A computed fold for a 77-nucleotide RNA from Pelotomaculum sp. UBA1371, annotated as c-di-GMP-I-GGC riboswitch aptamer. Its mean pLDDT, the model's own confidence on a scale to 100, is 88. The sequence was found by an Rfam model in a public genome assembly.
RNA sequence: CUCGAAAAGGGCAAACCUGUACGAAAGGCAGGGACGCAAAGCCACGGGUCUUUAACAUGACAGCCGGGUUACCGAAG
Numbered sequence: 001c002u003c004g005a006a007a008a009g010g011g012c013a014a015a016c017c018u019g020u021a022c023g024a025a026a027g028g029c030a031g032g033g034a035c036g037c038a039a040a041g042c043c044a045c046g047g048g049u050c051u052u053u054a055a056c057a058u059g060a061c062a063g064c065c066g067g068g069u070u071a072c073c074g075a076a077g
Stems, first nucleotide, its partner, number of pairs: 002077001003074002011037002016032005022027001035063001041069003045066003048061003
């Protein structure tokens, strides 16, 4: 560097439920929960999906794929 162990210590948290004097919505946030995840950390750059619109515009999703970027541990190769 690649890789990801029947390794160690840890991490995240889908659906669903509850709350929210956040949002027009998609969705966000907080608590519970655990299907999964070796980047399921971060970034809307390309594609995609969703919201909204007559259309353009607007907005959302990083747990859809690709790309960029940073990172714990260390068996085998």